[in-house]
RNA sequence: AGAGUUUGAUCCUGGCUCAGGAUGAACGCUGGCGGUAGACAUAACACAUGCAAGUCGAGCGGGGCUUUUCGGAGCCUAGCGGCGGACGGGUGAGUAACACGUAAGAAUCUGCCUUCAGGACGGGGACAACAGUUGGAAACGACUGCUAAUACCCGAUAUGCGUACCAAGUGAAAAGAGGAAUCACCUGAAGAUGAGCUUGCGUCCGAUUAGCUAGUUGGUGAGGUAACGGCUCACCAAGGCGACGAUCGGUAGCUGGUCUGAGAGGAUGACCAGCCACACUGGGACUGAGACACGGCCCAGACUCCUACGGGAGGCAGCAGUGAGGAAUUUUCCGCAAUGGGCGAAAGCCUGACGGAGUCAUACCGCGUGAGGGAAGACGCUCUAGGGAGUGUAAACCUCUUUUAUCAAGGAAGAAGUACUGACGGUACUUGAUGAAUCAGCCUCGGCUAACUCCGUGCCAGCCGCCGCGGUAAGACGGAGGAGGCAAGCGUUAUCCGGAUUUAUUGGGCGUAAAGCGUCCGUAGGUGGUUUGGUUAGUCUGUUGUUAAAGCGUGGAGCUUAACUCCAUAGAGGCAAUGGAAACUACCAGACUCGAGAGCAGUAGGGGCAGAGGGAAUUCCCAGAGUAGCGGUGAAAUGCGUAGAGAUUGGGAAGAACACCGAUGGCGAAAGCACUCUGCUGGGCUGCGACUGACACUGAGGGACGAAAGCUAGGGGAGCGAAACGGAUUAGAUACCCGUGUAGUCCUAGCCGUAAACGAUGGAUACUCGAUGUGGUGGGGAUCGACCCCUGCCGUGUCCAAGCUAACGCGAUAAGUAUCCCGCCUGGGGAGUACGUGCGCAAGCAUGAAACUCAAAGGAAUUGACGGGGACCCGCACAAGCGGUGGAGGAUGUGGUUUAAUUCGAUGCAACGCGAAGAACCUUACCAGGGUUUGACAUGUCGCGAAUCUCGCCGAAAGGUGAGAGUGCCUUCGGGAACGCGAACACAGGUGGUGCAUGGCUGUCGUCAGCUCGUGUCGUGAGAUGUUGGGUUCAGUCCCGCAACGAGCGCAACCCUCGUGUGACGUUGCCAUCAGGUAAAGCUAGGCACUCGUCACAGACUGCCGGGGAUAACUCGGAGGAAGGUGGGGAUGACGUCAAGUCUUCAUGCCCCUAACACCCUGGGCUACACACGUCCUACAAUGCUUCGGACAAAGGGCUGCAAGUGGGCGACCACAAGCUAAUCCCGUAAACCGAGGCUCAGUUCAGAUUGCAGGCUGCAACUCGCCUGCAUGAAGGCGGAAUCGCUAGUAAUCCCGGAUCAGCAUUGCCGGGGUGAAUACGUUCCCGGGUCUUGUACACACCGCCCGUCACACCAUGGAAGUUGGUUACACCCGAAGUCGUUACUCUAACCCUUGUGGAGGAGGACGCCGAAGGUGUGGCUGAUGACUGGGGUGAAGUCGUAACAAGGUAGCCG
Repeated sequence: AGAGUUUGAUCCUGGCUCAGGAUGAACGCUGGCGGUAGACAUAACACAUGCAAGUCGAGCGGGGCUUUUCGGAGCCUAGCGGCGGACGGGUGAGUAACACGUAAGAAUCUGCCUUCAGGACGGGGACAACAGUUGGAAACGACUGCUAAUACCCGAUAUGCGUACCAAGUGAAAAGAGGAAUCACCUGAAGAUGAGCUUGCGUCCGAUUAGCUAGUUGGUGAGGUAACGGCUCACCAAGGCGACGAUCGGUAGCUGGUCUGAGAGGAUGACCAGCCACACUGGGACUGAGACACGGCCCAGACUCCUACGGGAGGCAGCAGUGAGGAAUUUUCCGCAAUGGGCGAAAGCCUGACGGAGUCAUACCGCGUGAGGGAAGACGCUCUAGGGAGUGUAAACCUCUUUUAUCAAGGAAGAAGUACUGACGGUACUUGAUGAAUCAGCCUCGGCUAACUCCGUGCCAGCCGCCGCGGUAAGACGGAGGAGGCAAGCGUUAUCCGGAUUUAUUGGGCGUAAAGCGUCCGUAGGUGGUUUGGUUAGUCUGUUGUUAAAGCGUGGAGCUUAACUCCAUAGAGGCAAUGGAAACUACCAGACUCGAGAGCAGUAGGGGCAGAGGGAAUUCCCAGAGUAGCGGUGAAAUGCGUAGAGAUUGGGAAGAACACCGAUGGCGAAAGCACUCUGCUGGGCUGCGACUGACACUGAGGGACGAAAGCUAGGGGAGCGAAACGGAUUAGAUACCCGUGUAGUCCUAGCCGUAAACGAUGGAUACUCGAUGUGGUGGGGAUCGACCCCUGCCGUGUCCAAGCUAACGCGAUAAGUAUCCCGCCUGGGGAGUACGUGCGCAAGCAUGAAACUCAAAGGAAUUGACGGGGACCCGCACAAGCGGUGGAGGAUGUGGUUUAAUUCGAUGCAACGCGAAGAACCUUACCAGGGUUUGACAUGUCGCGAAUCUCGCCGAAAGGUGAGAGUGCCUUCGGGAACGCGAACACAGGUGGUGCAUGGCUGUCGUCAGCUCGUGUCGUGAGAUGUUGGGUUCAGUCCCGCAACGAGCGCAACCCUCGUGUGACGUUGCCAUCAGGUAAAGCUAGGCACUCGUCACAGACUGCCGGGGAUAACUCGGAGGAAGGUGGGGAUGACGUCAAGUCUUCAUGCCCCUAACACCCUGGGCUACACACGUCCUACAAUGCUUCGGACAAAGGGCUGCAAGUGGGCGACCACAAGCUAAUCCCGUAAACCGAGGCUCAGUUCAGAUUGCAGGCUGCAACUCGCCUGCAUGAAGGCGGAAUCGCUAGUAAUCCCGGAUCAGCAUUGCCGGGGUGAAUACGUUCCCGGGUCUUGUACACACCGCCCGUCACACCAUGGAAGUUGGUUACACCCGAAGUCGUUACUCUAACCCUUGUGGAGGAGGACGCCGAAGGUGUGGCUGAUGACUGGGGUGAAGUCGUAACAAGGUAGCCG
């Protein structure tokens, strides 16, 4: 310090998540030691038991015990009395408050302590204890009697109080104890300490809490208090608080500090320390210096316990401990030795405060589980290309050490205070002995994030903090090996801060990502021009006080170190006080004119309101004339019209809107404003400038205006037109289109208050390059002139510099640079919804959440792809033609069906006469049956035998079994090679699976013209440029231009073939001349001229001429030429796409079978057949068929072959047989064509299916299941619906020929060959496919995309709801405990007084009154749970219906 995650990729915005630190923690696995800390966060729930506050006999009387020298002495103590039980200890329920923090203050009290001053004199009467009687179960009392005091009372005494000071007046005191020292006692003054009170400032969330308040605010008087005070009361006044947030609701003890953070901050308030509050719940007072009192009292309530039922007792939020709750938190320990506290003169007693120990890895810190050596490296395990590699110096083994452990011995400090006194503790520590001995786990290993392989599993089981893994080769699941990290711990969970600049003071934003109020006016507030003087509040600066200690920081010291502890030291910041400065802000006083305003003079304008007038058009009415249609649409129909429409002419009526001018133009705050004229009226601009003198800007609340739609009332209503009706369209059509048409649209008065109210851009001021329009107005030049030119101010546009911006873009009208003020935003959805409130007649508007859910949602730009977007271009793509398919019969392939099997694959184009260039057996992979098991085939080892051939038997064959023949080749004579048989084991074998694990090959887009790279340049970047543009081409072909310049793969060319010629060669080819010769014939001699063949070469390049074009590329026309603009055809297929096809050509990973998924054999099947489709053949006839005669090819093939010829047969073919390993011989008659004859439009002399009979050929074998021949038979079919295919020239069409495969089987498939030989193309609007540029996009597995809503189902949270049931709070009334206060004088009454009395004063009890807790009744507020039913919302691999949005999304979309 950052990282992951939105996308195909990019930049940005933005959320989510992670890495760090921390904890009073908990859970899982594991666990050696020590030190130091910590330890009920939940039920302020209930508590058994023990202990936690007593002490003083030197205050007092009594009692008891011991002792006695009987004088006494000592010890203990129930009671009276004193002091302490207000401290210490616990807890955090309540409390949003002067509770706390901080800084001040005045009207107070303060026991014990300290200091000072003074005093302590004289009297008196009681009550406990005790004794007796007595009540009660108990707790606890009642009556009578006795008694002491440092208990109580009276008098004296005044330094007291009182008052501004005196004075008058008033008037409380005292106690003793002890042997002594001395300690106590009373009064006053002061200190210290502690406490009470007041104030400034600070101190959580909610405005969906906006008004609150009657003792309320103040005054006077009185009461009350320690003290001020409405603290209380009477009277008077009507105040007080609140947008700087009162009141109300929720939550919460506050602080020093703690955690985190660079800091600012944020979170937190365990332990330790300060303050507060509380003590079962609520109320109350008493005592006291101090309490309204944790281990005191009274009352009420709930709960628990005892009870003799009459009545009593209790309060662990003290220390232990128990139950309960909970994920979770310890011993019913030791000691007062230390520190501290209470009492005491002291000894001392008490002290669960405290000091210690125990439990717990809860945290922090420290130590250990050994150290050194030890193999090219054991075993085991894991991986492996089987060579090896890893674990790994790790182990074993050798040497050494002993922290720790165990045992033994010694043994502290902590003690202050001479001695005595130690819970901890025989502890820490020291020494010795034994022996590597007693001691390692946890998590992780896809990225973030350090660390990788194998096996298992197979979208299962599971993992996951986020992204995401898992569907048969998982580094992500589980195990193993290995590795990484930390370590007596390691992980997980929870919570806080950080990262997060993701609430932004430091330190963010608002055109399009979330975000500018629709606009203006204006209150509070905030901010504010120039200048002089003053003040000093802010500001700056010095000093002082304080900010407890602890903690943190720094320095040092002590425990072996550290944690820990101790000592010293340092602030910053805050608050307060005080001194100084006066620049800035502020305030006071004064001045100024440039901001602002006013004045005068002009000026433009659809600015507003009201009134008046106008014409065009539309509709309606009347009249004329006139006839069959009009209207409407993509096409129609509904509708109107013979009762006369529409069209046309004239007249009249009504309402609404104002063409042209008109504009990127004007005005207005915005909404908005347009015929003309008039009246009233607001604002702006320009010029002048001698007036005012900062009067300004913004603006929370507030107010006004505010399109359309809508609402209320009354008018009006021509056209248009929600709703509604009808007609179409459609699968449907509650729409789009058409015909009608109500509200509305218009006016008046009122409401509503919203819009994509947009420049998606708040207002104001200032500053910061230029260019060019336009509106208003002023100045200047010039002029007849406002024609024009220059220039100032105000408005309104375009382009652009700097700068800004994520980019797009903005750019003096800023989105630049700055200042001021306001509004608003903080992930998407839920949701602008619910609830509440306000406004509204309503519709609704304003304000405005949460639960839950997702990891994104989004902006801009990029590359593609796509569009029922655009432009350009091409292609037998359409069009123009010719011929077909689709109908028939047949062939063939496929689907389906069937079957024991009908083997498998191919499935839109790009599967379907495809793999298959040829299934009777074989092939063959399928089925049935019969067999074999190292195997039909390969290699290695051993043994035997040459190999091989012939014959017989069983069997369907495979196979089994037997007989005979036969002995080879090489040799170093051992043997070897090849072949066959046998044996055992390594292994063979698989057309078994996966083409979605692969190689190779292939199809397709497409022979389309494209696809890229280097360097440079541009861009933050993805990327762009180049490759776009203007021309041109079949072509990214070429030319020109250009921030590009070059290059590569493609195109073209080079290659083959056909077409012309030349040269060479000349047999098997050819034959012109010459000779011979035949029935004929290159037949022969001969020749190579010609044809032809082979080889080599030439030729064509827009080269030439003319036109066009840019003087280009190129194009049009022409000449010459066999051929002319790539001459025709072929081969040749860029980067890539389709997880295209093929594991059944071959190869191959992995998986699977191994007496079978291998191999052999026989038979069957692949040939089935209701049907559907594809591709073909033959036809339907006369441009034909048939018979006879006649003519002309090319390219191929041939020895298990082609076969002349001769003979036989009607024929297929058979028999014999020449020649030919081929320019020699053969296949081999080409057919269409030509000539002649017949047929005469018909199911025919067309067509040939089907079937019968008889034959031929191949083959081991033609039944399933071959081909051919002859005779006979003679089906459908008369040119084919919707639809659809091929072809642009030697092409289509048509006619034959050959070959591969092959024993045989194609006259229908395929591949080739030649013969005859057309028609048409205006053209690119449309269909299909493709290319380039551009545009839109919410698509990127890319339109076969994406995506919306209802319905149905499951689950989740939530709103409403008749109600039901809690909590809390307010008010009113009733009742009214304890108790203070007051009143009364009913009862009782020792001290004092007197007039001595049932006297007085005073006191106690009772009664009464006010207040008053709990309780009761009633009415409200707030809030929770629940509720039949109901509303929407969210989520959920494959449900239903449609197709709304994204492209012009097929009706542009969106807002109200």
The RNA shown here (small-subunit ribosomal RNA) has 1456 nucleotides and comes from an uncultured bacterium. The prediction has a mean pLDDT of 84. The RNAcentral record of the sequence draws on Greengenes.